[in-house]
Context: one part of a larger RNA
RNA sequence: CUGGGCGUAAAGGGCGUCUAGGCGGCUCUACUAAGUCAGAUGUGAAAGCCCUGGGCUCAACCGAGGAAGUGCAUCUGAAACUGGUGGGCUUGAGUACUGGAGGGGGCAGCGGAAUUCCCGGUGUAGAGGUGAAAUUCGUAGAUAUCGGGAGGAACACCAGUGGCGAAGGCGGCUGCCUGGCCAGAUACUGACGCUAAAGCGCGAAAGCGUGGGGAGCAAACAGGAUUAGAUACCCUGGUAGUCCACGCCGUCAACGAUGGGUGCUAGCUGUAUCGGGUGUUGACCCCCGGUGUGGCGAAGCUAACGCAUUAAGCACCCCGCCUGGGGAGUACGGCCGCAAGGUUAAAACUC
Repeated sequence: CUGGGCGUAAAGGGCGUCUAGGCGGCUCUACUAAGUCAGAUGUGAAAGCCCUGGGCUCAACCGAGGAAGUGCAUCUGAAACUGGUGGGCUUGAGUACUGGAGGGGGCAGCGGAAUUCCCGGUGUAGAGGUGAAAUUCGUAGAUAUCGGGAGGAACACCAGUGGCGAAGGCGGCUGCCUGGCCAGAUACUGACGCUAAAGCGCGAAAGCGUGGGGAGCAAACAGGAUUAGAUACCCUGGUAGUCCACGCCGUCAACGAUGGGUGCUAGCUGUAUCGGGUGUUGACCCCCGGUGUGGCGAAGCUAACGCAUUAAGCACCCCGCCUGGGGAGUACGGCCGCAAGGUUAAAACUC
């Protein structure tokens, strides 16, 4: 010396699932003896270190004897703990049952409002747009208004600090298929658990391929303005795209900038949902318990801000990641991709 960290300083993988591996319940029980512990034997070269006494006038130095030597091997023994084997248990985990909430997912069908376009009626000179204008549209009849039709996309109010989902994300209505979650009361299985490298799957938007679709919006582009200029902000147009099917891409301020699991550690208050009690016996109100989601706060933590039973507190287990700034998330190589590019990931040099 055998490290410290990851909300905002560098650092939590975008999310899930599972393999290897790591870790693992009970004052239960028997055996075992790999780990562990004790003893013995052998080995642990010499020199060195340490001790004793000696030689150079001393010391450094040198020579002699002894001790020590974490370790390794074998043997004997111990059996608490870890491991192994057998048996047992029910608290962890799971199954069955009865209920419950929900924009969780997939497919199909349906609905109304609005925008645009087309047809017809009324009607006449403007409309539109802006800070002000102009480009633009309109006497070939626009804007406005009424009736009819077409088509695409999105679903006002309800709507909430509210719900669901692992994350991305999910919102009109109905049906079908389907995943997860919660509560209650019993019964059952009997540690079947946690985490998770690799792998596999999912993964907003944009983008790509093939085919469709195209109302509105709108990169690019064109024009009008503004301006010293205006490759912008504003205005008029407008193509990819936005939509659908199938196949790719695999990224993000993929954020709670906070990985997952378990246990423990004051409270107060709102809300969603389930159960119980009181009550009326009809929901409501009030009290208690669970699950989720918010606000405020004790102890504690924190550099501070803040966090605070949804921890960033106190502990344990497993994974991922960080190690001064720039060079650089770049080059090269590998893998993946149709491409765009993604992923893995340096160094010289420099401060």

The part of an RNA shown here (small-subunit ribosomal RNA, central domain) has 351 nucleotides and comes from a metagenome.
The coordinates come from a structure-prediction model, not an experiment, and the mean pLDDT is 89.
Rfam family: Bacterial small subunit ribosomal RNA.